Small-subunit ribosomal RNA, central domain from a metagenome, 350 nucleotides, folded computationally.

Context: one part of a larger RNA
RNA sequence: CUGGGCGUAAAGGGUGCGUAGGCGGACAUAUAUGUCAGGUGUGAAAUCCCCGGGCUUAACCUGGGAACUGCGCUUGAAACUGUAUGUCUUGAGUAUGUGAGAGGUAAGCGGAAUUCCCGGAGUAGCGGUGAAAUGCGUAGAGAUCGGGAAGAACACCGGUGGCGAAGGCGGCUUACUGGCACAUAACUGACGCUGAGGCACGAAAGCGUGGGGAGCGAACGGGAUUAGAUACCCCGGUAGUCCACGCCGUAAACGAUGUAUACUAGAUGUUGGCGCUAUUCAAAGUGUCGGUGUCGAAGCAAACGCGAUAAGUAUACCGCCUGGGGAGUACGGUCGCAAGAUUAAAACUC
Repeated sequence: CUGGGCGUAAAGGGUGCGUAGGCGGACAUAUAUGUCAGGUGUGAAAUCCCCGGGCUUAACCUGGGAACUGCGCUUGAAACUGUAUGUCUUGAGUAUGUGAGAGGUAAGCGGAAUUCCCGGAGUAGCGGUGAAAUGCGUAGAGAUCGGGAAGAACACCGGUGGCGAAGGCGGCUUACUGGCACAUAACUGACGCUGAGGCACGAAAGCGUGGGGAGCGAACGGGAUUAGAUACCCCGGUAGUCCACGCCGUAAACGAUGUAUACUAGAUGUUGGCGCUAUUCAAAGUGUCGGUGUCGAAGCAAACGCGAUAAGUAUACCGCCUGGGGAGUACGGUCGCAAGAUUAAAACUC
């Protein structure tokens, strides 16, 4: 390379948008790029293969044939592919009407708790642990009542509930704003799928500048434990955690499962629509579409398990894997303020 693979054995890019490219619905007509058939020219000889011949055989030499799977020209075929033209509505989109939602951004507001400050009242302890001690407290602590300040997070509702492409999103109100589902079938008429590069987003930690700092808390100090204890436990505590702006670009970024489409038994829960039946309402029954769970037929699978939300049956496109270590390292490139990220070997060794 031809292949074979990627939930857990090596292997799905963190996620989306999208360029080139690849692939692409139904009908009709034309064409003849690919495709197929015939004819013809060429495809040197040797070699290979088949049938013979010559050296005593063989290797070797040699005659004939076949073959040279290719290319050019030409005559045709028109199903498929391509191209052109016209048409269609089921894919895709639009419209109209409903609906659910912690989807996003900004501003304002609220209560509980915590800490601190002030005041009242009050006295000897408080705190902490396995037990203690460090620590706090007669300069009046802790417990308790009243007042004030600050920052951060939003109990109950809350739910294998909801929303979002992923990361993620949870008090309330307002403004702006993205997406989605259902119903109708009015409009456009293939406008689609995927997507190398590219662009954007991207938890936590970390970095830069300026703010903020209640609680928590790397580092650090102290007390314990212990043979030791650079830990686990306790008392403190800086960066950080929070905000604004700018970087970083990584995670067990996980469903360890790329995206899209079609097809293939059911049962049961839940969530959002719509229809029908009956009904005073609410509830209920039934059908259907979208999501989210559990179990399970066929099938798949090494097994575990998956099973219409597939890991089943297929198609299109992208990414990735090819024994372990060396190593996601070195060197070089690109990016970054740095930390580092990304791309990515070899010697050697088993």
The RNAcentral record of the full RNA draws on SILVA.